[in-house]
Context: one part of a larger RNA
Molecule: small-subunit ribosomal RNA, central domain
Organism: uncultured prokaryote
């Protein structure tokens, strides 16, 4: 390379946009580049095949065919790909009017709770725990009543709920802002799919520089188990967690399942939208997209399972696998403050 894969056996990039590049709706002309067939030239001999003669046979020699799968030229025709130049509207988008939403950013504001402080009561124990103690209490603690301050998070609503490409978002109010989605009618006329390199984003930790700390909490200390105990269980307690701005690019970053389309049995919930119905109820009934869970039918599957949201049938394109372990490691190169992170072998050994 070809081929066979990629949910769980090795394999789908964490995600989006987007450059080359692959592919790409309908129709009617051009044109003949490509793909298809013919014929013509040529594709030396030798060798190989295939079938005949000759050395007794045979290796060998020898006359013939066939191949030589290729290039080139011409002709003739136009189905399909292409090129040119035009129409279409069924994809893709724009307009108009609604819908629903923890989708993002910025400011402002609430309440509960926790901890500290002040002030009152009140007195001897709080606390913890399997039991304990370590600790905190007569300098008055826990307990209660008021007051005050500061941080963080936002019960209940809440859901197999919603919204986002993923990563995620959950208290109210405003302000700015993206995206889907439904009606319906005009419009633009293939403007579309994917997407190597590229780019933006991207939980947590982790790092610069400034703030900021109420709760929690690696590190660390104490006390307790224990044969011991650098744990688990207590007491405390820094970084961290928040805030800005700025790096880092990793995750079992999961649906272990790439994107976009088209087709392929039904039954049930729900979110949302249209419409009608009467008993007007947050009630039935119908349609209907666009999600969203659970059941199964054909089919896929080694099986488990999947099952119109498919892992069923196809199609366009990227990525990625090819026995284990050495190894996601050396070494090199980019990137990074730095931790590291991408890229990635061997040897050897089973």
């Nucleotide at each position: 390379c070809u081929g066979g894969g990629c949910g769980u056996a090795a394999a789908g990039c964490g995600u989006u946009c987007g450059u080359a590049g692959g592919c790409g709706g309908u129709u009617a002309u051009u044109u003949a580049a490509g793909c298809a067939a013919g014929a013509u030239g040529u594709g030396a001999a030798a060798g190989c095949c295939c079938a005949g003669g000759g050395c007794u046979c045979a290796a060998c020699c020898u006359a013939g065919g066939a191949a030589c799968u290729g290039c080139a030229u011409u002709c003739a025709g136009a189905a399909c790909u292409g090129c040119a130049a035009g129409g279409c509207u069924a994809g893709a988008g724009u307009u108009u009017g609604g819908u629903a939403g923890a989708g993002g950013u910025g400011a402002g504001u609430g309440g509960a709770a926790u901890u500290u402080c002040c002030u009152g009561u009140g007195u001897a124990g709080c606390g913890g725990u399997g039991a304990a103690a370590u600790g905190c209490g007569u300098a008055g603690a826990u307990a209660u009543a008021g007051g005050a301050a500061g941080g963080a998070a936002c019960a209940u609503c809440a859901g197999u709920g919603g919204c986002g490409a993923a990563g995620g978002c959950g208290a109210c109010u405003c302000a700015c802002u993206g995206g889907a989605c439904c009606a319906a009618u005009a419009c633009u006329g293939a403007c579309g799919c994917u997407g190597a390199g590229g780019u933006g984003c991207g939980a947590a930790a982790g790092c610069g520089u400034g703030g900021g700390g109420a709760g929690u909490a690696a590190a660390c200390a104490g006390g307790a188990u224990u044969a011991g105990a650098u744990a688990c269980c207590c007491u405390g307690g820094u970084a961290g967690u928040c805030c800005a701005c700025g790096c880092c690019g990793u995750a079992a970053a999961c649906g272990a399942u790439g994107u976009c389309a088209a087709c392929u049995a039904g039954c049930c919930g729900u979110u949302g939208g249209a419409g009608g119905g009467c008993u007007u109820g947050u009630c039935c009934c119908u349609c209907u997209u666009a999600g969203u869970a659970g059941c199964g039918u054909a089919g896929c599957u080694a099986a488990c399972g999947c099952g119109a949201u498919a892992a069923g049938u196809u199609g366009a394109c990227c990525g990625c696998c090819u026995g284990g372990g050495g190894a996601g490691u050396a070494c090199g190169g980019c990137c990074g403050c730095a931790a590291g992170g991408c890229u990635a072998a061997a040897a050897c050994u089973c």